[in-house]
This record gives sequence, C1' cells and structure tokens, in this order.
RNA sequence: GCCGGCGUGGCGCAAUUGGCAGCGCAUCCGACUUGUAAUCGGAAGGUUAGGGGUUCGAUUCCCCUCGCCGGCUCCA
Repeated sequence: GCCGGCGUGGCGCAAUUGGCAGCGCAUCCGACUUGUAAUCGGAAGGUUAGGGGUUCGAUUCCCCUCGCCGGCUCCA
C1' cells in the first nucleotide's frame, strides 16, 4: 500500500426486508432482613466512532476519515 471484519449506555453484547434503540452485569432508590449479602420491584444512563449523501424514514444502504483486529504484498 491492497483486501476483509469490527466500532451501539460504565462493561459484555442484541436489534429479522430500512419502520418506537433493547438485554445481561454494574450503578442509584425502595421492599425484605436485627444488619449485610442474596432475592424481588423500580429508576437513571445512548451524538449507534466522526463527517457527508440517498430516503417520508438510516444502527442497517452509499462515499470519505479515524481507531482496533486479521490476511496479502512491496521496499530496506
């Protein structure tokens, strides 16, 4: 340099043919308990890596950039 995959709450991951962004853990509050843990109920937490485009509508499709991983190749 070329090709492919990935980037989504603090962490690990989903999202069906483009049609309301969700799950688990963690965090906070409450219940239970003498108390803690466990358990149960609830809440908060998102620029879907960044920018642009297509579309009535984009996590999803197209282009550019950045980062991570893998493969191939060139030079020394």

Predicted 3D model of a 76-nucleotide RNA (transfer RNA) from Acidothermus sp. Its mean pLDDT, the model's own confidence on a scale to 100, is 80. NCBI's taxonomy places the organism under Bacteria, Bacillati, Acidothermales, Acidothermaceae, Acidothermus. It matches the Rfam family "tRNA". The family's RNA type in Rfam is transfer RNA.